[in-house]
RNA sequence: CAUCGGGAGAACGGAAUCGUCCGUGCCGAAGGAGCAACCGCCCCGGUAAUCUCUCAGGCCAAUGGACCGGUG
Repeated sequence: CAUCGGGAGAACGGAAUCGUCCGUGCCGAAGGAGCAACCGCCCCGGUAAUCUCUCAGGCCAAUGGACCGGUG
């Protein structure tokens, strides 16, 4: 990297042409952004996440899905 399996969280109301829209609230595990220790050439810069923020995404289902396991 490919493939198979597992895979959470979070609302309601209204409308509807059932691909959805509006209002407010909410979730964090695609992505994105930010910071520590530490390091350096020490003005400053480099630099992590499952932490933080929620821009995006999501809150019936589907899709997606960090991460874990099997196989190659």

A computed fold for a 72-nucleotide RNA from uncultured Cognatiyoonia sp., annotated as Glycine riboswitch aptamer. Lineage of the source: Bacteria > Alphaproteobacteria > Rhodobacterales > Paracoccaceae > Cognatiyoonia. The prediction has a mean pLDDT of 81. Its Rfam family is "Glycine riboswitch aptamer". Rfam links the family to the GO term glycine biosynthetic process.